[in-house]
Context: one part of a larger RNA
RNA sequence: GGUCCACGGUGGAUGCCCUGGCACUGGAGCCGAUGAAGGACGCGAUUACCUGCGAAAAGCCCGGGCGAGCUGGAGAUACGCUUUGACCCCGGGAUGUCCGAAUGGGGAAACCCACCCGCUUGCGGGUACCCACUUAGGUGGGAGGGAACUCAGGGAACUGAAACAUCUCAGUACCUGAAGGAGAAGAAAGAGACAUCGAUUCCCCUAGUAGCGGCGAGCGAACCGGGACGAGCCCAAACCAGCGGGUUUACCCGCUGGGGUUGUAGGACCACUGUUUACGAUUCAGCCACUCAAGUCGAACCCGCUGGAAAGCGGGACCAGAGAAGGUGACAGUCCUGUAGAUGAACGACUGGCUGACGGAUGUGGCACCUGAGUAGGUCGUUGUUCGUGAAACGAUGACUGAAUCCGCGCGGACCACCGCGCAAGGCUAAAUACUCCCAGUGACCGAUAGCGCAUAGUACCGUGAGGGAAAGGUGAAAAGAACCCCGGGAGGGGAGUGAAAGAGAACCUGAAACCGUGGACUU
Numbered sequence: 001g002g003u004c005c006a007c008g009g010u011g012g013a014u015g016c017c018c019u020g021g022c023a024c025u026g027g028a029g030c031c032g033a034u035g036a037a038g039g040a041c042g043c044g045a046u047u048a049c050c051u052g053c054g055a056a057a058a059g060c061c062c063g064g065g066c067g068a069g070c071u072g073g074a075g076a077u078a079c080g081c082u083u084u085g086a087c088c089c090c091g092g093g094a095u096g097u098c099c100g101a102a103u104g105g106g107g108a109a110a111c112c113c114a115c116c117c118g119c120u121u122g123c124g125g126g127u128a129c130c131c132a133c134u135u136a137g138g139u140g141g142g143a144g145g146g147a148a149c150u151c152a153g154g155g156a157a158c159u160g161a162a163a164c165a166u167c168u169c170a171g172u173a174c175c176u177g178a179a180g181g182a183g184a185a186g187a188a189a190g191a192g193a194c195a196u197c198g199a200u201u202c203c204c205c206u207a208g209u210a211g212c213g214g215c216g217a218g219c220g221a222a223c224c225g226g227g228a229c230g231a232g233c234c235c236a237a238a239c240c241a242g243c244g245g246g247u248u249u250a251c252c253c254g255c256u257g258g259g260g261u262u263g264u265a266g267g268a269c270c271a272c273u274g275u276u277u278a279c280g281a282u283u284c285a286g287c288c289a290c291u292c293a294a295g296u297c298g299a300a301c302c303c304g305c306u307g308g309a310a311a312g313c314g315g316g317a318c319c320a321g322a323g324a325a326g327g328u329g330a331c332a333g334u335c336c337u338g339u340a341g342a343u344g345a346a347c348g349a350c351u352g353g354c355u356g357a358c359g360g361a362u363g364u365g366g367c368a369c370c371u372g373a374g375u376a377g378g379u380c381g382u383u384g385u386u387c388g389u390g391a392a393a394c395g396a397u398g399a400c401u402g403a404a405u406c407c408g409c410g411c412g413g414a415c416c417a418c419c420g421c422g423c424a425a426g427g428c429u430a431a432a433u434a435c436u437c438c439c440a441g442u443g444a445c446c447g448a449u450a451g452c453g454c455a456u457a458g459u460a461c462c463g464u465g466a467g468g469g470a471a472a473g474g475u476g477a478a479a480a481g482a483a484c485c486c487c488g489g490g491a492g493g494g495g496a497g498u499g500a501a502a503g504a505g506a507a508c509c510u511g512a513a514a515c516c517g518u519g520g521a522c523u524u
Base pairs, nucleotide, nucleotide: 001523002522003521004520005519006518007517008516009515015509016474017473020446021445022443023442024441025440026439027438028436029435030145031144038099039098040097041054042053043052045077046076049073050072060093061092062091063090064089065088069081070080104113105112106111114127115126116125117124118123119122129142130141131140132139133138149180150178151177152176153175154174160167164214190197191196201228202227203226204225211219212218232428233427234426235372239258240257241256242255243254244253245252246251263406265371266370267369269366270365271364272363279359280358283357284356285355286354287353288352289351291349292348295343296342297341301316302315303314304313305312317334318333319323325337326336327335377401378400379399380398381397382396383395384394387413408423409422410421411420412419461468462467481508484495485494486493487492
C1' cells in the first nucleotide's frame, strides 16, 4: 500500500408524505374620470416581511347568518373586547394619503410650484385635452388597462424546392388599431343546373376529390347529403305637414314629424275595399318563479386485550336515500367535520314568465311619381378564391374615364343566343362558434433533479439596459423543544430530565453510494 471483517464520520440517494403543480370537464367572463389595472408611502403597545386596511388606516356604519370565544400569518408579554351577541361569514354603505389614462402648471412616477371660490390656525371644492349638442352659462361622452380568443391596417426571413429567381415557409411570426364577453358574418344584384334550394356561423362528409402548380416542391376548394342552432328587421326616395333660410313670387334648399322598405316586383298618389289583433331581440316599472351569493337539520357503538396512544385484535350490537372524503396519538359507516337527503335570505345578482309603456296589420283597379351615382361598367396597375395571366369569369380597388331607371339593372367561368337566378351602389341583428386571467369538480397525471421558472419567487443574484434568472419541503401525537450539574473562552459534548423512541435534539423521518477514518485479520 492492498483485500476483507466490525464500528463510525461525511453525504443526501431511496422509501413514505403533501397546504404545490399539470390536464380535462363544467361554470363564469370585462374593469376605468363616481379615478381602473398596477404601485409608492403609511396604519399595530412592541412590527423587519407577508396579509388586511388608508390620516375615519390589521379598521368604521347598517342589514342578514352563526353562537362562545376573540385580539391576522405569528406559536411572546401586556392592555383589552365579548350572550346589551364579540370574533368570523354573506350583502349594502362610509372613509379611501400620493403616483399612475392622471386631468390646474411642471416633472428625473409616488415630488415641486400655482390661481379662483366657501368657511378662514387649517380644511373643503374647482381649474387638462378632444368630440357631440348647446351656446353669457353648460350637459353628455371619450382617453387607460385586460391571459388567450376575434376582426381589420401593415407584414418578413430562415426553411422546402436536395442549388435558386416564380413558388414555398405564410398572410405565419411580428408591429399597429378596434371591439367584447365573445368577436366576425348575416337576411341574396346568392348558390346551383334546366332540378331546385332559400340569411349567417360551426361540425361531419364530400376529399386530398375538382382543380392550381418552374404541372417541380407543393398548394387545395365548392355543391349535394348528415347534424348543432334557428329570427328576422330598420332606413334613403316618391308624397304630405310644420318650422327656418334663400328668393328673379313660380319655386329651391335645410331640419323635424308622418309615409315607406319590395323582386311570383314593391311603394307613393287616386278610386274602391277592409281591420284593432297576432307578434316583438330594445328599455323602464311592477309582480311571480328558479338559481346564485352566508347558512341550518342530518341515522347508527360499546366492552375487553395489546400498546405511549386504538380507529388494530377478540366479543356482542346498530344505521344505511348516508360504506364519498378528510381529521382524530396505528387502519373509524356508527368520535369530529362531513356524506345521501331535506331546508334557507332583510339586502343583492343572473335568467325566465306575466302585465303596462313603446314599435308594428289587408286587398283590387288606375296612374307611371319613387326604389341608394362619380356608382355599375370600361382601360391600365394589383389583389381575393383551388385559379401563379391562363380561354379567366366573378368579388375588391389605386389611376383615368363613365351609364341605365322597371319596356330598367346584375349574374349563371372568355364571348353570343336562348333559358333560368337575383335586385348592387344605406344600416341593425340573438343562438349554435373561439378562448381561459378567474372559480369549482375530476384524474390508469407529477410527487421535491418530478410537477409551473416558483410547494412559491419573477425573489436572491447577473446585466448600463432590453433582459436573464435560481437554489431551498419533512423533530414529535403533543414543545412535553432539554430545569439543574459537569468539561470548555466558545462551539461542542457528558450526565440529569421529557418522550414510545433523543442512534426523533432543532445542521432534527428514513438515511444508500462515492469519499474519510478507528480497531482487527490476511497479504506485499
The part of an RNA shown here (large-subunit ribosomal RNA, domain I) has 524 nucleotides and comes from Deinococcus indicus. The source organism's lineage runs through Bacteria, Deinococcota, Deinococci, Deinococcaceae and Deinococcus. Its mean pLDDT, the model's own confidence on a scale to 100, is 84. It matches the Rfam family "Bacterial large subunit ribosomal RNA".